Transfer RNA from a Candidatus Heimdallarchaeota archaeon, 77 nucleotides, folded computationally. It matches the Rfam family "tRNA". Rfam classes the family as a transfer RNA. It was read from a public genome assembly.
RNA sequence: GCCGGGGUAGCUCAGCCUGGUAGAGCGCGGGACUGCAGAUCCCGCGGUCCCGGGUUCGAAUCCCGGCCCCGGCUCCA
Numbered sequence: 001g002c003c004g005g006g007g008u009a010g011c012u013c014a015g016c017c018u019g020g021u022a023g024a025g026c027g028c029g030g031g032a033c034u035g036c037a038g039a040u041c042c043c044g045c046g047g048u049c050c051c052g053g054g055u056u057c058g059a060a061u062c063c064c065g066g067c068c069c070c071g072g073c074u075c076c077a
Stems, first nucleotide, its partner, number of pairs: 001073007010026004020057001028044005050066005
């Protein structure tokens, strides 16, 4: 450089195909329970959906450009 996959909550990821309220688990905070703690249960907090632009009434989702991460690829002499 080319090809493929990926970037969404603090972490791991779903949702993207087929546009219409942003989610799960873990974690964190509070509570119940407990001698204390853990486990368990209940409630809650938590987001520039990588960045910019375009299309659209409406974009995490579609299109274009860029950045970053992971993997793969170049024969003969």